Large-subunit ribosomal RNA, domain I from a Chloroflexota bacterium, 582 nucleotides, folded computationally. The sequence was found in a public genome assembly. The coordinates come from a structure-prediction model, not an experiment, and the mean pLDDT is 81. Taxonomically the source falls in Chloroflexota (Bacteria, Bacillati).

[in-house]
Context: one part of a larger RNA
RNA sequence: AGUCCAUGGUGAAUGCCUUGGGGUCAAGGACUGAAGAAGGGCGUGGCAAGACUGCGAAAAGCCUCGGUCAGCCGUCUAGUGGGCUUAGCCGGGGAUUCCCGAAUUGGGAAACCAGUUCAGGGUCAUACCUGAACAUUCUGAUUUUUAUCAGAAAGGUAAGUGGGCGAACUGAAACAUCUAAGUAGCCCGAGGAAAAAAAAUCAACCGAGAUUCCCCUAGUAGUGGUGAACGAACGGGGAAUAGCCUAAACCAAGCAGGCUUGUGGUCUGAGGACCUAUGUCUGAUUGGUGUUGUAACAUCUACCUGCUUCAACCUCAGAAAGAAGCAAAAAGUUACAAAACCGUCUUCUAGACGAAAGAGUCUGGAAAGAACUGCCAAAGAGGGUGAUAGCCCCGUAGUUGAAAGGAGACGGACUUUUGGUAGAUUGUUGAGUACCACGGGACACGUGAAAUCUUGUGGGAAUCUGGGGGGACCACCCUCCAAGGCUAAAUAUCCUUGACCACCGAUAGUGAACCAGUACCGUGAGGGAAAGGUGAAAAGAACCCCGGGAGGGGAGUGAAAUAGACCUGAAACCGUGGACUU
Numbered sequence: 001a002g003u004c005c006a007u008g009g010u011g012a013a014u015g016c017c018u019u020g021g022g023g024u025c026a027a028g029g030a031c032u033g034a035a036g037a038a039g040g041g042c043g044u045g046g047c048a049a050g051a052c053u054g055c056g057a058a059a060a061g062c063c064u065c066g067g068u069c070a071g072c073c074g075u076c077u078a079g080u081g082g083g084c085u086u087a088g089c090c091g092g093g094g095a096u097u098c099c100c101g102a103a104u105u106g107g108g109a110a111a112c113c114a115g116u117u118c119a120g121g122g123u124c125a126u127a128c129c130u131g132a133a134c135a136u137u138c139u140g141a142u143u144u145u146u147a148u149c150a151g152a153a154a155g156g157u158a159a160g161u162g163g164g165c166g167a168a169c170u171g172a173a174a175c176a177u178c179u180a181a182g183u184a185g186c187c188c189g190a191g192g193a194a195a196a197a198a199a200a201u202c203a204a205c206c207g208a209g210a211u212u213c214c215c216c217u218a219g220u221a222g223u224g225g226u227g228a229a230c231g232a233a234c235g236g237g238g239a240a241u242a243g244c245c246u247a248a249a250c251c252a253a254g255c256a257g258g259c260u261u262g263u264g265g266u267c268u269g270a271g272g273a274c275c276u277a278u279g280u281c282u283g284a285u286u287g288g289u290g291u292u293g294u295a296a297c298a299u300c301u302a303c304c305u306g307c308u309u310c311a312a313c314c315u316c317a318g319a320a321a322g323a324a325g326c327a328a329a330a331a332g333u334u335a336c337a338a339a340a341c342c343g344u345c346u347u348c349u350a351g352a353c354g355a356a357a358g359a360g361u362c363u364g365g366a367a368a369g370a371a372c373u374g375c376c377a378a379a380g381a382g383g384g385u386g387a388u389a390g391c392c393c394c395g396u397a398g399u400u401g402a403a404a405g406g407a408g409a410c411g412g413a414c415u416u417u418u419g420g421u422a423g424a425u426u427g428u429u430g431a432g433u434a435c436c437a438c439g440g441g442a443c444a445c446g447u448g449a450a451a452u453c454u455u456g457u458g459g460g461a462a463u464c465u466g467g468g469g470g471g472a473c474c475a476c477c478c479u480c481c482a483a484g485g486c487u488a489a490a491u492a493u494c495c496u497u498g499a500c501c502a503c504c505g506a507u508a509g510u511g512a513a514c515c516a517g518u519a520c521c522g523u524g525a526g527g528g529a530a531a532g533g534u535g536a537a538a539a540g541a542a543c544c545c546c547g548g549g550a551g552g553g554g555a556g557u558g559a560a561a562u563a564g565a566c567c568u569g570a571a572a573c574c575g576u577g578g579a580c581u582u
Base pairs, nucleotide, nucleotide: 001581002580003579004578005577006576007575008574009573015567016533017532020504021503022501023500024499025498026497027496028495029494030493031156032155039100040099041098042056043055044054046080047079050076051075052074062094063093064092065091066090067089068088071084072083073082105114106113107112115134116133117132118131119130120129121128136153137152138151139150140149141148142147161189162188163187164186165185171178175225201208202207212239213238214237215236216235222230223229243486244485245484246430250288251287252286253285255283256282257281258280259279264275265274266273267318268317269316270315271314272313293464295429296428297427298426299424300423301422302421303420304419306326307325308324309323310322328418329417330416331415332414341412342411343410344409345408346407347406348405349404351400352399353398357373358372361370362369374391375390376380382394383393384392435459436458437457438456439455440454441453442452445471466481467480468479469478470477520527521526540566543554544553545552546551
């Protein structure tokens, strides 16, 4: 020095574990902010230096209403000094809530500096203290200049969502049309969802009947340097269902302006009376009416239909869907008009009750294991307890509960609405719109035979005997009615609660099981870790010895200490002892 055996150190794999993650489903919930948010800074404990949590100078808390209970004064974190127990803890409501931050009195290098006016305190008077007001923009009201008053906005927000702007890498085995992709990214907006939505839609000569989402149709028909690639619809099956309001015609009212005669008007007829507006035309406003394609509505005419009452310049006569009321019927608070209230029930935000075994035997440190003998079960889900417990504990099945606040359903009350038929020569039915040309974009569809939708520029209709569509275009036929608007649900996402998992088990699973978006890196935008396990219980090793200490040897605890600051403890690597070989 090597090989082997034994035994150690180092090291951290492996095994076992789980406080933490990942996912699915179900139910419920979903905006917040000048009444100052989100997010922070600084404070706050009897002894409290640091950190987490809570809270805000009323500061690990205050008041109140409920629930619960014999203990409590949060954690790292023990001790000490005290205290409360009508405490404490849990839940509803309220009070307080420093400074910064949209930050809003002015400034500013965030958490700081400096004010003005008024009121109060204070001072001889200042100083000083406390409270209130004092930013900007928009809208409305009042106005007398100009201001005052009132209201709103601003900022935040994980994901989802509507709109505007909008890449490149990449793929095409290069690359330019194309693709990636209307993706990423940026900006704006709104909401608990958003968007869309009640056919100028489809279909095919049969018919359907708003929108949204899912499964098929179908990787089909198509598009495509016919390359790469992109990629429908009709139709069928489901989820969920809900329909409405205006513009216009016509009527009325007041307002503003114009005109001036009798062929006008004052409900109709007769007689009277009146009319420079009480007539008539125009305009906008408000109210009523009205809303569609087998056209509809208005206007006029005729007819029908519950009850009662009623004329208004005067007298007489008259009429009646002209007006009012009642009854009856219907509907309703998310759109379609709209608000508060009462009752009942359900539910959320704390909870409560809740069955049944053994101190006997065996092993063991310990019984829940073994053996023996029982019991409960609408409960043998799960977790804990010194090993594996239906009957020890928490629970579980089942039953039950709210002073206060929230949500929902139903009922009441309340509110709202109520003619129909037939005919007509009459009126209305959304214009710089439809459509066309040129240039673009969207449609699965790359200009193509390219319809349809949209629009920058230029032209520019019809108006019911009207207009759009049916994939160039024309005819026939069918179908629908644009150029105004609103609208729940089924859908997306997140949060809470509950249940579950042929999901992970500490190099995994979130970046983060641990004081992690931390330490650390970077001027900054930003990047971004490592790090779990003594034991059933600290019983965490009194005392003695060596040593300055660290550490170790005894002693002691414990089932175990080669469980001693730690489970197990592989290998590489480094030793010690022995045997053999050179």